[in-house]
Molecule: small-subunit ribosomal RNA
Organism: uncultured bacterium
RNA sequence: CAAUCGCGUGUCGCCCUUAGAGUUUGAUCCUGGCUCAGGACGAACGCUGGCGGCGCGCUUAACACAUGCAAGUCGUACGGGGUCCUUCGGGGCCCAGUGGCGAACGGGUGCGUAACACGUGAGCAACCUGCCCAUGCAUGGGGGAUAACCAGGGGAAACCCUGGCUAAUACCGCAUACGUUCUUUGGGAGGCAUUUCCUGGAGAAGAAAGCCUGUGAAAGCGGGCGUGCGUGGAGGGGCUCGCGGCGUAUCAGCUAGCUGGCGGGGUAACGGCCCACCAGGGCGACGACGCGUAGCCGAUCUGAGAGGAUGAUCGGCCACAUUGGGACUGAGAUACGGCCCAGACUCCUACGGGAGGCAGCAGUGGGGAAUCUUGCGCAAUGGGCGAAAGCCUGACGCAGCGACGCCGCGUGCGGGAGGAAGCUCUUCGGGGUGUAAACCGCUGUCAGAGGGGAAGAACUGUCACCGGAGGAAAUGCCGGUGAUUUGACGGUACCCUCAGAGGAAGCACCGGCUAACUCUGUGCCAGCAGCCGCGGUAAUACAGAGGGUGCGAGCGUUGUUCGGAAUUACUGGGCGUAAAGCGCGCGCAGGCGGCUUUCUAAGUCUGGUGGUGAAAGACCGGGGCUCAACCCCGCGUCAGCCAUGGAUACUGGGAGGCUGGAGACAGGUAGAGGCAAGCGGAAUUCCGGGCGUAGCGGUGGAAUGCGUAGAUAUCCGGAAGAACACCGGAGGCGAAGGCGGCUUGCUGGACCUGGUCUGACGCUGAGGCGCGAAAGCGUGGGGAGCGAACAGGAUUAGAUACCCUGGUAGUCCACGCCGUAAACGAUGGGCACUAGACGCUGGUGGGAUCGACCCCUUCAGUGUCGAAGCUAACGCGAUAAGUGCCCCGCCUGGGGAGUACGGCCGCAAGGCUGAAACUCAAAGGAAUUGACGGGGGCCCGCACAAGCGGUGGAGCAUGUGGUUUAAUUCGAAGCAACGCGAAGAACCUUACCUGGGCUUGACAUGCUAGAGAAACUCUCGUGAAAGCGGGAGCCCUCUUCGGAGCUCUAGCACAGGUGCUGCAUGGCUGUCGUCAGCUCGUGUCGUGAGAUGUUGGGUUAAGUCCCGCAACGAGCGCAACCCUUAUUCUCUGUUACCAGCGCGUAAAGGCGGGGACUCUGAGAAGACUGCCGGUGACAAACCGGAGGAAGGUGGGGACGACGUCAAGUCAUCAUGGUCCUUACGCCCAGGGCUACACACGUGCUACAAUGGCCAGGACAAAGCGCAGCGAGGCCGCGAGGCGGAGCGAAUCGCAAAAACCUGGUCCAAGUUCGGAUUGCAGUCUGUAACUCGACUGCAUGAAGCCGGAAUCGCUAGUAAUCGUGGGUCAGCUACACCACGGUGAAUACGUUCCCGGGCCUUGUACACACCGCCCGUCACGCCAUGGGAGUCGGGAGCGCCCGAAGUCGGUGACCCAACCCGCGAGGGAGGGAGCCGCCGAAGGCGAGCUCGGUGACUGGGGCGAAGUCGUAACAAGGUAACCAAGGGCGACACGCGAUUGCAGUGUAACACGAGUGAUCCUGA
Repeated sequence: CAAUCGCGUGUCGCCCUUAGAGUUUGAUCCUGGCUCAGGACGAACGCUGGCGGCGCGCUUAACACAUGCAAGUCGUACGGGGUCCUUCGGGGCCCAGUGGCGAACGGGUGCGUAACACGUGAGCAACCUGCCCAUGCAUGGGGGAUAACCAGGGGAAACCCUGGCUAAUACCGCAUACGUUCUUUGGGAGGCAUUUCCUGGAGAAGAAAGCCUGUGAAAGCGGGCGUGCGUGGAGGGGCUCGCGGCGUAUCAGCUAGCUGGCGGGGUAACGGCCCACCAGGGCGACGACGCGUAGCCGAUCUGAGAGGAUGAUCGGCCACAUUGGGACUGAGAUACGGCCCAGACUCCUACGGGAGGCAGCAGUGGGGAAUCUUGCGCAAUGGGCGAAAGCCUGACGCAGCGACGCCGCGUGCGGGAGGAAGCUCUUCGGGGUGUAAACCGCUGUCAGAGGGGAAGAACUGUCACCGGAGGAAAUGCCGGUGAUUUGACGGUACCCUCAGAGGAAGCACCGGCUAACUCUGUGCCAGCAGCCGCGGUAAUACAGAGGGUGCGAGCGUUGUUCGGAAUUACUGGGCGUAAAGCGCGCGCAGGCGGCUUUCUAAGUCUGGUGGUGAAAGACCGGGGCUCAACCCCGCGUCAGCCAUGGAUACUGGGAGGCUGGAGACAGGUAGAGGCAAGCGGAAUUCCGGGCGUAGCGGUGGAAUGCGUAGAUAUCCGGAAGAACACCGGAGGCGAAGGCGGCUUGCUGGACCUGGUCUGACGCUGAGGCGCGAAAGCGUGGGGAGCGAACAGGAUUAGAUACCCUGGUAGUCCACGCCGUAAACGAUGGGCACUAGACGCUGGUGGGAUCGACCCCUUCAGUGUCGAAGCUAACGCGAUAAGUGCCCCGCCUGGGGAGUACGGCCGCAAGGCUGAAACUCAAAGGAAUUGACGGGGGCCCGCACAAGCGGUGGAGCAUGUGGUUUAAUUCGAAGCAACGCGAAGAACCUUACCUGGGCUUGACAUGCUAGAGAAACUCUCGUGAAAGCGGGAGCCCUCUUCGGAGCUCUAGCACAGGUGCUGCAUGGCUGUCGUCAGCUCGUGUCGUGAGAUGUUGGGUUAAGUCCCGCAACGAGCGCAACCCUUAUUCUCUGUUACCAGCGCGUAAAGGCGGGGACUCUGAGAAGACUGCCGGUGACAAACCGGAGGAAGGUGGGGACGACGUCAAGUCAUCAUGGUCCUUACGCCCAGGGCUACACACGUGCUACAAUGGCCAGGACAAAGCGCAGCGAGGCCGCGAGGCGGAGCGAAUCGCAAAAACCUGGUCCAAGUUCGGAUUGCAGUCUGUAACUCGACUGCAUGAAGCCGGAAUCGCUAGUAAUCGUGGGUCAGCUACACCACGGUGAAUACGUUCCCGGGCCUUGUACACACCGCCCGUCACGCCAUGGGAGUCGGGAGCGCCCGAAGUCGGUGACCCAACCCGCGAGGGAGGGAGCCGCCGAAGGCGAGCUCGGUGACUGGGGCGAAGUCGUAACAAGGUAACCAAGGGCGACACGCGAUUGCAGUGUAACACGAGUGAUCCUGA
């Protein structure tokens, strides 16, 4: 200098990185639960299923197991046997036994275990270690046995016994030995207390084994493998400790070897591990002990993360091996495929006795929703043995089965119609499936066939060769080269070729969440459903179909888990009203803690570090299978723990100082603070007396009750108990509960001022202790008033209540309990900080003043309003619910339930602690809009009141219900059905019934065929008619000459339906209501629903107008514009009119004429609060007045906002759907709709003298008329008849108006009222008046004498009353309806009450909205659960009994080869059998503990479309509600005492005063 790597920093770039939705409501915001979308799985189930790769595969019965295999090997340790070969020396191979090594690994399972079992990090100065490695030394010399084998014997078997022979690397002495061990004794070094290490001395003790092989004749010398004694290493193990990881406190106390010591025993080793003795300790709220559950970890799944859940496969550790106990062997076991014992079970048996242990691999049964082949191979990897070859290896490698999972591939690709068929929908036009198919062209993955064909193999061995150290050499050893040999999978992967689109698609879903829509069927059925929810005749939600969406060899379902869930909140929640502050205080532990100096360095921070953090997995970068899954390599990371250096701000610890926190002290102040004693007056009641007489009392009204035996009222006196008027206040005091006459005593606390002292002494406070309203309990007093219970009286359907009369506990006192309340500010305590304004209470300081009042300031307390901020909102706001810190308590959906069980407390009542099963999809908070209220305010309306006349009673008419009927057709149903559809039911109408008929039809359109002498007219038979059957007449029109029109017959399409659904609809209509309302745009306010505008002050008939105002405007409504009526004018002038002129009559607009008047009907004018006065706010407007025909919308009509009632109508009409089709259609006759024991509605006529009757006389309007109105005339008592002038009508007619007026009569009577009913005789219409018409005449002459409860109409030309006309119609049951005019009133004080409505406000648990909601008992069904005489079973422990195997100890007269003594016999040492003892599993007995099953009966609880009783709660819920306790009660519930909240009314004024805020005015 370059390259590369690492680290740091900066910049740039890239990557990763937090999703919600449905459901409470009419709507909203919040709280809060439930549910869904995602991921995952050792899965299972349903439907379906082509191929391959890689993985995975009993989660349940650690239930029981048939069969085979899973651990053997070594002949180079030994004797021997068998067999083969032999040169006869021996050799090869195989083998039972002795011996060695292994069998403690590998493999399985998760029972047990909450433990040093596991993880992590340390320690052992308290330890062991076969095989392996390194290194040093040694391997000398003896001895005695015993299997096998042989012989004999026992046994069914397993197997065993006796005698005899024999080998060793089997066994036993001896020798020797080191740096080994032990004892003792010096020196040195170190540490950590017992002590450790190094180095000396002395004493004692302790070894061994051989086999193969080269060379050599041998000795010997070598080589290899062994063996022994040491040292060290590696790896493995043992023990100890810190820290970490489950639930339950309804387990709170546990512990006897239990804690420690001394001494011993035991172990490889420390240790109560064990034993004797001594001491009395040890553990525990930081959770001991108990119970339940569970192998732990690396990791796996999920998650943004923090966490949560899990602990399959793979890996590490642990535990276990049929259940329990035990030791032996060994380096290692208390041993899965070893042993002994006991238990259960199974098997064999000759009944004497034996055998067995799949939680190894396969496999079987069983259990279960569920989990595989009794496969191949040691070729690879690894393991055991061996010198090696090799043998063994269900470890392992492979294969098989299973879509169980992950990954990959395929089932074809391109073209192909304005688009086949089928299916499906349809508005019938068409659309969809759909380029999809067919058809044309092409390709060849997979599967199929044929052919080729790997890698995995490296070794080892053998042969040949090369090199090296060593050796005398050879063999051997070490390293290397070449050749040769080894494949279960498997002829597999892979490659090539062939044929041919040929063999290969399903599943779920389609109401919202959530992507995907129609038809049919069904009809709250069948069914669906994750949540919300669908289904009761039009279902995108059930079932099927067509179509669509999603995923795809899979798709769905179920289960589990994480997520979403900030729904346990460390990250990251809350507690005034949603769940949640302990009723209040004192206070131990604990947590937290003022200023300052210094030390320390535990926490904390930091640094380069060091150690650990196994591998696998995960991340990143690469690589290998064609990709991927999968596999391989590399890098990095990771928290944690241990060790170490440093820092010292903060926290902690030690020491010291300070005064600001806290406390003490002094002087004052206020107070219903507490306890005790005494005293007082008013009132109530009772007693005595006086006075006095008939009532009192009580209520909504009464009654019970008291009173002539003298009450009440009144006066005097006395007694007793309880509570303390006024003052008194949102005032004071107290920790809370709570405290109220006065005085005294004792006593607690607070505040202010001063600034002397102490020197952090503080805050909070789990447990604990104390206080704690009322009711209640115990004992004893007391007892006036009040007053649960109780009694009586009322009320009521009932009234176990509310009201009344009484009245016991109790209320009061003393002592002792209870311990709860809506014990509330629903707001824990402490400290600090953060705008103001105005009060009140107690102090201080100051100003001013003679002083009081007053003003300012500052503390403490107590209130109101309010800024910022907070809050879901309401609201809070220096007395926080604001901003922070500290500590405590509490919450986690509703119900079940503050219940059960257990425990603690209590005399009891009960309290504290406090679940679960089951069940629901909500339960809630605040606010919004409505609706409602037996809430309030304001205001309207014939709403009430004031009046007039009716209805309800009678008769009749009419409609309806009911009943009846063959049918009495149908509809209308509170107001708003009922003289309604009906403005005309004898037939018709007519829809109903009976009977008789028709079937392309009574009616429409089209087609086919036939006929035609058309159509049409007349006519006969039968018949009730319809219909059926027949006869005669009549020979059509047009024509392009094909035919068409028209008719009939047959047939096909179709007609037809007053059948159903008004809850599928259109249209029309009713109703609230001619009420004054209903909305919108923009802006503003509110998170939002929504509000504002539209509220407020006035005013109006009116959201009418004015003013004000965060609103400004606008629309639909109101009003006006329209019609009619009232006045006038202009025009018009017949059929109307007639003033003047003329003619004329008995009279008459009769005539000429007129255009003045009335009138006709067209136009115009007029009225607008315009004018004046007053009131009002200078407004709007109101009141009064003038003028005017009319005056404040002049009268009347038409006109009906947004909407409500699923209001009415499918029978006016129209119409979707559905049903009938020789009938549910059509025709005909007769009947019915007219029935009649009743009930209701609407009317008419009456009950009479304001009248009836008779006679006479007067005055309308509006209409109608040709199949019509019909004059005059004649007839009839009359209805009417005869007749026919006139008139299509301002001409003629209906047509007489009536009430009224005049006169007469009746005389209070069931009548000269009233006219029903009935008889007779008639008239008219009509084919026809029997069912079933109207009218007339004569006769008859009923009920009825003014109408119970109740109820209707009407405010002026109205009510009332009088008549007239019209529509419908042949006629008429019309007294109805519609219209017309005549006569023509009364009353309205007023808004308390009834009804309806409008606006504002308030409460609400209502929102299909008070005809709402909703509570409890009872009855019925189902479910889970508590208690329960008991009964059955499980678990763990305790005491005692028995006591197997076995270790240990003792003994050991019986037995024993090795060593010692001895010639030997024998003895000794040592060992053993046996016996004894301690311990000891299973078993037995006993008393309890605990958990579970079951149980007659019993308790409550939950759930269940339409059961019973009542009405408790929500509106003042009709007695405010609720809380606590008490008593009562069929239930809801009621009353008492206490507490509390809310509310109400009202708050510019009833009651309601005191005080206060804002604004304005005046004065100081």